[in-house]
RNA sequence: AAAGCCGGUCAGACAACCGCUGCCACGCAAGUGGGAGAGGAAAGUCCGGGCUCCAUAGAGCAGGAUGCCGGCUAACGGCCGGACGCCGUGAGGCGAGGAAUAGGGCCACAGAGACGAGCGUAUUAAGUUACGGUGAAACGCGGUAACCUCCAUCCGGAGCAACACCAAAUAGGCAGGCGAUGAAGCGGCUCGCUGAGUCUGCGGGUAGGUGGCUGGAGCCGGUCAGCAAUGGCCGGCCUAGAGGAAUGGUUGUCCACGACAGAACCCGGCUUAUCGACCGACUUUCCCA
RNA sequence: GGUGAUGUAGCUCAGUCGGUUAGAGCAUCGGAUUCAUAAUCCGGGGGUCGGUGGUUCAAGUCCACCCAUCACCACCA
Numbered sequence: 001a002a003a004g005c006c007g008g009u010c011a012g013a014c015a016a017c018c019g020c021u022g023c024c025a026c027g028c029a030a031g032u033g034g035g036a037g038a039g040g041a042a043a044g045u046c047c048g049g050g051c052u053c054c055a056u057a058g059a060g061c062a063g064g065a066u067g068c069c070g071g072c073u074a075a076c077g078g079c080c081g082g083a084c085g086c087c088g089u090g091a092g093g094c095g096a097g098g099a100a101u102a103g104g105g106c107c108a109c110a111g112a113g114a115c116g117a118g119c120g121u122a123u124u125a126a127g128u129u130a131c132g133g134u135g136a137a138a139c140g141c142g143g144u145a146a147c148c149u150c151c152a153u154c155c156g157g158a159g160c161a162a163c164a165c166c167a168a169a170u171a172g173g174c175a176g177g178c179g180a181u182g183a184a185g186c187g188g189c190u191c192g193c194u195g196a197g198u199c200u201g202c203g204g205g206u207a208g209g210u211g212g213c214u215g216g217a218g219c220c221g222g223u224c225a226g227c228a229a230u231g232g233c234c235g236g237c238c239u240a241g242a243g244g245a246a247u248g249g250u251u252g253u254c255c256a257c258g259a260c261a262g263a264a265c266c267c268g269g270c271u272u273a274u275c276g277a278c279c280g281a282c283u284u285u286c287c288c289a
Numbered sequence: 290g291g292u293g294a295u296g297u298a299g300c301u302c303a304g305u306c307g308g309u310u311a312g313a314g315c316a317u318c319g320g321a322u323u324c325a326u327a328a329u330c331c332g333g334g335g336g337u338c339g340g341u342g343g344u345u346c347a348a349g350u351c352c353a354c355c356c357a358u359c360a361c362c363a364c365c366a
């Protein structure tokens, strides 16, 4: 220098004006002023947790998930370290990866024979030894557990349209099912707990408000422990919270001409989409000294 | 916002415990029959099994991740 590999950061910049949604201050009010305002994936809803209700979430069976060893974590199917297998010259990447002597099932086509030992040829004292086309697997201690299963560990259910409160209105109506011989809570069954209505269809009414709602397993910097994931301590910071749903528009200047894409209870992961730019570690090849 | 289901020929559907070249009906094409058309009879074509990977000797089927479509879920009494 070229090619590559791994990790991380950013996601056009600046200014002016006009708006939109919350918050704070002042004001009787109209309003005025200040400050804040999408993401690395806000996405898919694939895992895991918090939170709320159902019993302080209980027992057994069934069912589901995971699966080398150790660690991290609130938890995980995630992450980190190590071993093993495969790919790559290499840095590295990929791997649902326990048990086939607990048991059952399956092994198409081809092949004489496909799972349990027989068969052919040669050989031997002797089913004693060797070979046997085809096929993924053949004369055996076979393969298959992303087939059933066994073993180990974990898992109660529903989800913010959860749930709690206030207010308004209507016919607390009709039909059917179940029900103290126990409905329903309870989502498959049994037990256990609570103990009287409950479910479906039709019909009627309201389409209002408040909380949950964002200060949190939070972010930034330093330091210590640890190979690392991560954790402890110290200091600083507050960084959307709507409810038909704000986060926008115009103009000017500059450049490398701007991708995927829009929060809806919150958080940790995974996966998928993504114009580009930058930083750091490392590998291979070539050149120069 | 949340929950669940489906995807196989142009349309509607089968496809068992993974196995040899994935079938059926309607539609379509060619031929026969008819003066002609329909009906009927005979024959044919048409499928990357929604997509991409993985497990396996072998995948429509098993597993993972995506894509598309559809359905359901307010409150009061």
Base pairs, nucleotide, nucleotide: 001285002284003283004282006280007279008278009277010276012254013253014252015251016250017249018248020037021036023034024033025032026031039260043271044270046269047268048267049266050265051159052158053157054156058191059190060189061188063155064154065153066152067151068082069081070080071079072078084095085094086093087092098150099149103148104147105144106143107142115140119132120131121130122129163211164210165209166208173202174201175200176199177198178197184194185193204365205364206363218237219236220235221234222233223232224231225230255258290362291361292360293359294358295357296356299315300314301313302312308346317333318332319331320330321329339355340354341353342352343351